C1' cells in the first nucleotide's frame, strides 16, 4: 500500500432573530407579562421474547389440555438474551454459521430422475453354463465398476473368488462394556462385536424443563350541573269501601278528576289517579388529581472475574403529556451531489455557482433484550498478500 475479519463511537457544527412544551422565581386583583432552567433516539420502530407495576382469579399438591423452549457451565430480577466452553460445518487465515434432545417407542413421508427409495433393487457392465456360431440369445450368479439421484444397505487397502461380496484380515467409522482426564457437555486410549441399525422430528409424536388471566383505556382518590333513587320535614290533597289501631294515622281497592287517541259531541280503549317546596344521604357521568419517572439510572476511579458481569466508592439529575411541545427563517463553516473553468500525473486538485432542514427515523407506564431500517464518517485490535529498509 492492497484485500479482508472483529469490536466500539459519531451521525451535521457555530451564531442571530422569532416561536413551542414542562418546572420554577418575580410583577399583576385578574387576564397576562418578564427572568432562569430543562426539552427525543441508537434505534424512540416492529410489539417478537423476558420482567417491574396494577387489577382479577386462586386452600396445598398433582394430573390433563394448550403454548413455548432444548449441547454443557456460568451471568442476570428474568429470558427464547449475553459470556465462556464443547460438538458439527465453512474459510489459507483473522474469524463466521448451527431450532445443537430422541430416528432399535410408534405412525407418516422420501418429489423429479432412476431398473430399483425400505421386510431393497440386476438398466449397462463382469463371471459361469447351455444354445447358436463369431453378430448374439436364454438361464443363473454378482451390489466391486458405470449411470440416476439430496440419499443406493459402512469407507480405504490387502487376501480370497468363476466373477464378486465383512466372505476373511488391518486401519478408520459404528455399537456395547469398562479405564483415564474434565464440575459438565465431551475428549483420549483399551477390550469385545463382522455391520445387524439410510434420511426427515422448523411432519405427527416421545422425553425433559417453563408458563394462572388481563393489561396504564391497568388501577387509586376527589367529584359537579342536569336527570333519576332514598330518608325526613313543611304545605296541599274530592268521595266511598275493607283492614290494623283507643286515636292521630297507615296499608289496600273502587270511583270522581287529569292526560293521550287531530278538533267537537257521544260511546269506548290505554295511562295516571297524585303534587309542590326544602334539607340531607348514596350510586354513576363530565371533569380533576395521582399512577408518572431518583433508578435492575448514568459517568469516573478501585477491587474480583478469561468474560458476560459483580462489589465498593465519589459525582450527576437526565423530557414528560393530555392526540401529543422539542420548530421556523437567515448567515458562516463542514459534507454529499450536479454544472462550468483552469492545471496536470486522465482521475485527481483548485476556483466559481446551483441543489440537498444532509441517512434511518419522532418518546406516550417503565426497564432488560432481540429483530429490522440507516447517506456518510472516525477510532482500535487482528488476518492474508505485496513492496522497501
Nucleotide at each position: 500500500c492492497c484485500a479482508g475479519a472483529c469490536g466500539g463511537c459519531c451521525g451535521g457544527g457555530c451564531g442571530a432573530u422569532c416561536g413551542c412544551g414542562g418546572c420554577u422565581c418575580c410583577c399583576g386583583c385578574a387576564a397576562g407579562g418578564g427572568g432562569g432552567u430543562c426539552g427525543a433516539g441508537g434505534a424512540a420502530a416492529g410489539u417478537c421474547c423476558g420482567g417491574g407495576c396494577u387489577c382479577c382469579a386462586c386452600g396445598a399438591c398433582g394430573a390433563c389440555a394448550u403454548g413455548g423452549c432444548g449441547g454443557c457451565g456460568g451471568g442476570u430480577a428474568a429470558c427464547g438474551c449475553c459470556c465462556g466452553c464443547c460438538g458439527g460445518g465453512g474459510g489459507c487465515g483473522a474469524c463466521c454459521c448451527c431450532a445443537g434432545g430422541g430416528a432399535u417407542a410408534g405412525c407418516g413421508c422420501c418429489a423429479c430422475a432412476g431398473a430399483a427409495a425400505g421386510c431393497a433393487a440386476a438398466c449397462c457392465g463382469c463371471c459361469u453354463c447351455u444354445c447358436a456360431u463369431c453378430u448374439g440369445a436364454g438361464a443363473g450368479g454378482u451390489a466391486a465398476g458405470g449411470g440416476u439421484g439430496a440419499a443406493a444397505g459402512g469407507g480405504u487397502g490387502g487376501g480370497g473368488u468363476a466373477a464378486g461380496a465383512g466372505c476373511c484380515c488391518a486401519c478408520c467409522g459404528c455399537g456395547u462394556c469398562g479405564c483415564u482426564g474434565g464440575c459438565a457437555a465431551c475428549a483420549g486410549g483399551g477390550a469385545c462385536g463382522g455391520c445387524a441399525u439410510g434420511g426427515c422430528a422448523a411432519g405427527c409424536c416421545c422425553c425433559g424443563c417453563c408458563a394462572g388471566g388481563a393489561g396504564c383505556a391497568a388501577g387509586a382518590c376527589c367529584g359537579a350541573a342536569u336527570a333519576g333513587g332514598g330518608a325526613c320535614c313543611g304545605c296541599g290533597g274530592g268521595c266511598c269501601c275493607u283492614c290494623a289501631g283507643c286515636g292521630a294515622u297507615g296499608a289496600g281497592g273502587g270511583c270522581a278528576g287529569g292526560g293521550c287517541u287531530g278538533u267537537c259531541g257521544u260511546a269506548g280503549g290505554c295511562c295516571u289517579g297524585g303534587g309542590c317546596g326544602g334539607u340531607c344521604c348514596g350510586g354513576g357521568u363530565a371533569g380533576g388529581u395521582c399512577g408518572c419517572g431518583a433508578g435492575a439510572a448514568c459517568c469516573g476511579c478501585c477491587c474480583c472475574g478469561c468474560g458476560a458481569g459483580g462489589g465498593g466508592u465519589g459525582g450527576u439529575c437526565c423530557a414528560g403529556a393530555g392526540g401529543a411541545a422539542u420548530g421556523a427563517u437567515c448567515g458562516c463553516c463542514g459534507c454529499g451531489u450536479c454544472c462550468g473553468a483552469a492545471g496536470c500525473u486522465u482521475g485527481c486538485u483548485u476556483c466559481g455557482g446551483g441543489c440537498g432542514g444532509c441517512a434511518c427515523a419522532g418518546a406516550a407506564c417503565c426497564c432488560g433484550g432481540c429483530u429490522u431500517a440507516c447517506a456518510g464518517g472516525c477510532c482500535g485490535u487482528c488476518u492474508g498478500g505485496u513492496c522497501u529498509c
Molecule: Bacterial RNase P class A
Organism: Phenylobacterium sp.